Context: one part of a larger RNA
Order: sequence, then structure tokens, then C1' cells
RNA sequence: GAUUGAACGCUGGCGGCAUGGCUAAAACAUGCAAGUCGAACGAUCCCUUCGGGGAGAGUGGCGAAAGGGCGAGGAAUCCGAUCGAAUGUACCCCGAGGUGGGGGAUAGCUUGUGGAAACGCAAGGUAAUACCCCAUAAUCUCUACGGAGCAAAGGCUUGCCGCCUUGGGAGCAGCGAUCGACCUAUCAGGUAGUUGGUGAGGUAACGGCUCACCAAGCCGAAGACGGGUAGCGGGUGUGAGAGCAUGACCCGCCGCAUCGGGACUGAGACACUGCCCGGACUCCUACGGGAGGCUGCAGUAACGAAUCUUCCGCAAUGGGCGAAAGCCUGACGGAGCAAUGCCGCGUGUAGGAUGAAGCAUCUUCGAUGUGUAAACUACUGUCAGGGUCUAGCAACCAUGAGCAGACCCAGAGGAAGGGCCGGCUAAUUCAGUGCCAGCAGCCGCGGUAAUACUGAAGGCCCAAGCGUUAAUC
Repeated sequence: GAUUGAACGCUGGCGGCAUGGCUAAAACAUGCAAGUCGAACGAUCCCUUCGGGGAGAGUGGCGAAAGGGCGAGGAAUCCGAUCGAAUGUACCCCGAGGUGGGGGAUAGCUUGUGGAAACGCAAGGUAAUACCCCAUAAUCUCUACGGAGCAAAGGCUUGCCGCCUUGGGAGCAGCGAUCGACCUAUCAGGUAGUUGGUGAGGUAACGGCUCACCAAGCCGAAGACGGGUAGCGGGUGUGAGAGCAUGACCCGCCGCAUCGGGACUGAGACACUGCCCGGACUCCUACGGGAGGCUGCAGUAACGAAUCUUCCGCAAUGGGCGAAAGCCUGACGGAGCAAUGCCGCGUGUAGGAUGAAGCAUCUUCGAUGUGUAAACUACUGUCAGGGUCUAGCAACCAUGAGCAGACCCAGAGGAAGGGCCGGCUAAUUCAGUGCCAGCAGCCGCGGUAAUACUGAAGGCCCAAGCGUUAAUC
């Protein structure tokens, strides 16, 4: 000098765009953050112009594995770059073929009954795009190449949406290899599923991934093993560069969801607002037993130098469901708060010498500085204030939470401070103090004329900011 997710002190007019719990991955009151489909299904209720329309519990389908948050753990099962082969894929796109027949249940419901509650239990009975069986069967699967095996669902507004099998694609995901990526030798040896083989199991898939047997390997001063620290990258800051430091916001990847473990469902999870078990904690209880998880958006309390509203809207963009209308969406779009940062604008403009008053100084009864500064005169109308209106954000029948735009009115009014003035370093005098009180980034000032302390006048530098502290280069 530059920079910051900054904080603190003094001060503070407006707007635009960003940013805002860096500490306790410590604990959380309350509300909301994932639903949707009646054009899959039966029963029920409401309205009816008897044509029909509507509602929500339950079964069923799709979604809930996304979006959103955080960085605890992890030094390699991660990340980045470049290659690779032994894989999967719901929804979407392209192609081929098919969609025949039958059956038994069950929730809701009714009746009875247990429990304080959470929640059940028994009997009866009902539907389906829920479940099962038969048929059909290839370019699908297996194969000893002879053969064997495997599917489907209907709905409505009647031409659409679906369903089953299979080939390809796109996107997505899983897996492997090489190279690169912090400190420590006051860590020197480490390793028994360890290293490899055969066979088997398992997986979507390769593989000690797992197991049985066999062999004795494998890694290591080019740092194994151990310890510490840490999310990684694109990037960001600085610097002429090399480099050094860093990883807030935004994007990609990874990991996590009170702590630890486990599987279920599913195309996909070992699943933040799913399930089960154990621990800690909190709450309810009729003491028998139950309920919960803000590292989502707001918000509380705590911690801390320190970080916001328990706001508005689905109008836009995007997502889920639906044939659609539409519903949901604390994603998102906006507004609010904070000078936290960057940028822009303003706090007037022109004239105006009795060089006014006041204050300060001096060569002192007059000068000099503040200073065209003020008063005064003539104007302007940015911003803030008030009013009227509507191009645009709406590409689409409709639709604007907010934003934006145009015109008019009034009137200089409501809008300047902070630090510094010994040298470095731009800017000096007077008074007070007297090694005291104090200043200070370094050198150093202060012991009776202090340009260095304190006050005043004047000046200098920045300016809605200015300084200080902390941190990086």
C1' cells in the first nucleotide's frame, strides 16, 4: 500500500447491488418447511334445475433418495486431472411385439371389547390400476444346444391416457488405475484376511468383498506404521511475477442429520422433518406405559468482540402430483433490519468588501488571519415530503407479492463529520503544565519560552464516513 463474512470508538442524509452466528455439530417454546391424484377403488356425507357437482378419512399409484442446511468426522473407501471395464437405471425419447381367462382376501365400514393416553384386539362383511393362479412366449433368461422357464390393468368426456416384454438413446449413478494435494523421525519398522493362488458364496457389477484350503508373502528413509491438523476443487486475497495465504457468499464433488448400531421399502436410501434397537437429554402419565429430535425458514435462550423479521406472495423461475382446472412448495421471488462492503448522488448555484461582528495572533491603540466565508440580492429543484396517472417485470385467457416509470405542487428549506499537524508524513501558532499530568507505530517527547502532553485559533488529509484493533500478502 492492498484486502476483510470483521469488531470497537466518534459521527451519520438518500438510493442501487451485494453480504450478514466465523464462537456451542451445545440446548430448543411456537408456527410453517411434501404433498398430490375421485379420469385406479368401494363405502359415507353435502348440494341439486335429477342432467350432475362437491368434500374429506381409508385402500391404491407417483413423489417424498430432489430441493434446503451444515462442515462434525475423514489424510484416503474423499477431492482434482487424465484414462478405463466387470455394471444398474423410475420418470423422458426412438423402435418391435403383446394386453386372453379365472380366483381368494383385506383396510375403510358395522358390532363387541381393552387402555389414562399413545394405540389396539375379536367377530362379520366389501372394492380396485392392491394380491394370486392358469393360458399365451421371443430378437428375453438359463442351457448339457436336445431343451426348459418367465408378463400384463384398466380408466374416462371414444380417442386419448395407461399396463406388460424387449432393443437402443439421453441424462444420472456405482466401480477401478495413474499422477497431484499439510506438519511431524523427540513416530523406524508395520501387517495374519495380512499378500497371492484354487474353489465356493455374495453383489447391479470386478475384487479377500466374505468363507474353506494352499503358499509366505505385502508395505517401508522416494518416509511405511503412528501422532497432530484439515472438508476438497473451481476460485478468493496479495504480488511485476515466481510465490505466499486462504476456501465466507456462488457453482461442482464428498460427508453428516441428538450419539452409536441395524436393516426394511424402493429404480434409487442403509433414508434431515421413515422404521427398529441401545445410550444421553427433555416432556406427558391414572405409575401400568408413552412422546420428541431446527446442522430447513423465522424465532428463543446460552456462548461470544460479534452477525437480522416468529414479515408478504406463489405474480415470475424451478420442482412434485394431476388428462386438465388446479393444489403444495420458508426452493424461489420480494419486502424488513444493519454504513457490513462496493458504487452513485446530495448537503446548494451565481453575485456579494461596511474586507461586518466574534474569536485568535502580532512589530499593539493599529494591523493580520478566519474570509466571498457570513449577512444581503438573484436563481435552481437532485434527494427527502405531498398529489395524479400507468409503458414494463405478464412470452399465455386470466393473474403483480413487490418493483419500476411519467407528470404536477411546495420550497434553500430536512442533510458533515472524523483523524492528524516533531521526523518518517501533507499540515503551526498561542496559552496552560513543569520528567508531573500525559503522548507514543518506530525514533522518541515532557525537568519553566514543549511546533511531540492538554485547550484554543488556524491548517492538512479523507469524507457519510473517519480512525483504532485483529488478520493475510